[in-house]
The part of an RNA shown here (small-subunit ribosomal RNA, central domain) has 346 nucleotides and comes from a metagenome. Model confidence (mean pLDDT): 90 of 100. The full RNA is in RNAcentral, with records from SILVA. Rfam family: Bacterial small subunit ribosomal RNA. Its family is annotated with structural constituent of ribosome and ribosome in the Gene Ontology.
Context: one part of a larger RNA
RNA sequence: CUGGGCGUAAAGCGUCUGUAGGCGGAGGGGUAAGUUGGACGUGAAAGCUCCGGGCUCAACCCGGAGAGGUCGUUCAAUACUGCCCGACUAGAGGGUGUCAGGGGGGAGUGGAAUUCCCGGUGUAGCGGUAAAAUGCGCAGAUAUCGGGAGGAACACCAGUGGCGAAGGCGGCUCCCUGGGGCACACCUGACGCUGAGAGACGAAAGCUAGGGGAGCGAACAGGAUUAGAGACCCUGGUAGUCCUAGCCCUAAACGAUGGAUGCUAGGUGUGGGAUCGAACGAUUCCGUGCCGCAGCAAACGCGAUAAGCAUCCCGCCUGGGGACUACGGCCGCAAGGUUAAAACUC
Numbered sequence: 001c002u003g004g005g006c007g008u009a010a011a012g013c014g015u016c017u018g019u020a021g022g023c024g025g026a027g028g029g030g031u032a033a034g035u036u037g038g039a040c041g042u043g044a045a046a047g048c049u050c051c052g053g054g055c056u057c058a059a060c061c062c063g064g065a066g067a068g069g070u071c072g073u074u075c076a077a078u079a080c081u082g083c084c085c086g087a088c089u090a091g092a093g094g095g096u097g098u099c100a101g102g103g104g105g106g107a108g109u110g111g112a113a114u115u116c117c118c119g120g121u122g123u124a125g126c127g128g129u130a131a132a133a134u135g136c137g138c139a140g141a142u143a144u145c146g147g148g149a150g151g152a153a154c155a156c157c158a159g160u161g162g163c164g165a166a167g168g169c170g171g172c173u174c175c176c177u178g179g180g181g182c183a184c185a186c187c188u189g190a191c192g193c194u195g196a197g198a199g200a201c202g203a204a205a206g207c208u209a210g211g212g213g214a215g216c217g218a219a220c221a222g223g224a225u226u227a228g229a230g231a232c233c234c235u236g237g238u239a240g241u242c243c244u245a246g247c248c249c250u251a252a253a254c255g256a257u258g259g260a261u262g263c264u265a266g267g268u269g270u271g272g273g274a275u276c277g278a279a280c281g282a283u284u285c286c287g288u289g290c291c292g293c294a295g296c297a298a299a300c301g302c303g304a305u306a307a308g309c310a311u312c313c314c315g316c317c318u319g320g321g322g323a324c325u326a327c328g329g330c331c332g333c334a335a336g337g338u339u340a341a342a343a344c345u346c
Base pairs, nucleotide, nucleotide: 004317005316006315007300008299012314014201015200016199017198021194022193023192025088028085029084030083031082033081034080035077036076037075038074039073040072041071042069048066049065050064051063052062053061054060091191092188093187094186095184096183097182098181099180103177104176105175106174107173108172109171110154115149116148117147118146119145120144121143125136126135162169163168206247207246208245209244210243211242215241216240220236221235222234223233258313259312260311261310262309263308266291267290268289269288270287271286272285273284274283275282276281295302296301319346320345321344328339329338330337331336
C1' cells in the first nucleotide's frame, strides 16, 4: 500500500463550535479540465512475453517480433465529475402563530430537619453496639416546651417522565438569556454534511487567594474486634464538602455504540404539538421505553432511538507483558496532564 475491523474480543476523541480539506439536491445551456476513442510522435540498451537459433542439454548467450505510459501533439465524443451562465424548491435557513421544559446566569425568599446558644419543666442517667467500651451527664445531661443563631440540602410532587452537545440540571418568586417541538407553506434559493489543526465547555477529587463552616467527614486520636487490625464497628475530628475569583482537564466522562442523510413488517406504554366539533377513539410529527418481522451477529443480543441495507466525512485498532511507562516536546503553581517508544520477555 492492499485488505479487514472498532456494543462485550485490540479499536469511537468526554462533548460541542468551526478553519483548511474531502464530499454534496433536481432540470437547462455553454466549455471540454478530468474521463473515453482514433491518428501521429516518443517510450535507448539490458530486462519481460512469443518465435527462431548457438554452446552435446539447461542455465547462459545471439537474432527477430511484441508488450510495456498519471507521457507529448492533434482530431473527435459528452454519459458522469469539474468550471462558467441562467433558472428550480423536496435539503438548509428565515418569517408568522402556538406549546412544553430541574436548559444557563444573577438577585431575593420559604418551611421541615440537624447542631449550637439562652430560658422553663424535670432527674439520673444518656449514647452506642452483635455485645461493649471510649464519649456526654449532679457544675443538672438525655427527654420535653418556648425563644434565638448559623450553614447546607430541598421530603411529598417524582415517573421506565422532562431539559441540555456532553459534563450535568430539582423548594418558591422576579430579572437577563440559549436551545427545541408542532402548524402554516409567506420569504431566501443548495446558502449543505463532515471536520486534520484550532477554540470553547467539561463530574468528583486536587491547587492558589479571600470568605464561610450546621451536618457529613480523608488524615489523625481514642474505644472495640483480632494471633495482629495499619481495616470493617463505635466515640470524637482537621482538610475538604459551601461561596467569590483564578487554575487543574481527568473518569466505568458508558448506550463501554462518532456525526449526517436516505431506505427497510408490526404491536404496546409514555412526554409535547397538530387534526378529526367535545368525550371515547383515531391519524400524523417530534421525543422517550418495552416486545418483535426481515436482516445482522461468534454468541449474548441488535432490530425505524439498528449492532439491518447504503452513501459521505472524521477519529481509532494491528498479540500479551514491559507501558495509561522512560526520554524529549507542549501545558500546569503543584499534583500532574497530553503526545508516546525501546531493550528484554512469553